[in-house]
RNA sequence: CUUGAAAAAGGCACACUUGGAGUAAUCCAAGGUCGCAAAGCCACGGAUCCCUAAAAAGGACUGCCGAGCUGCCAAGA
Numbered sequence: 001c002u003u004g005a006a007a008a009a010g011g012c013a014c015a016c017u018u019g020g021a022g023u024a025a026u027c028c029a030a031g032g033u034c035g036c037a038a039a040g041c042c043a044c045g046g047a048u049c050c051c052u053a054a055a056a057a058g059g060a061c062u063g064c065c066g067a068g069c070u071g072c073c074a075a076g077a
Stems, first nucleotide, its partner, number of pairs: 001076004011036002016031006034063001040069002044066003048060003
């Protein structure tokens, strides 16, 4: 530098359950473990969702895709 087939250390934690916050999307804590090689960080672009009669404005989501930043292990060069 490239790659993530196999192996392995460590990590995250869907659905669901309990408690709490919020009008809501959703979030926090504990349990749980479907999956994840960035399922680490970041709402910057798009998508989606909430709010609205509809929009604008505002909000949510990075475990939808992309940009940016950083990083573990292994294999190869």
c-di-GMP-I-GGC riboswitch aptamer, 77 nucleotides, folded computationally.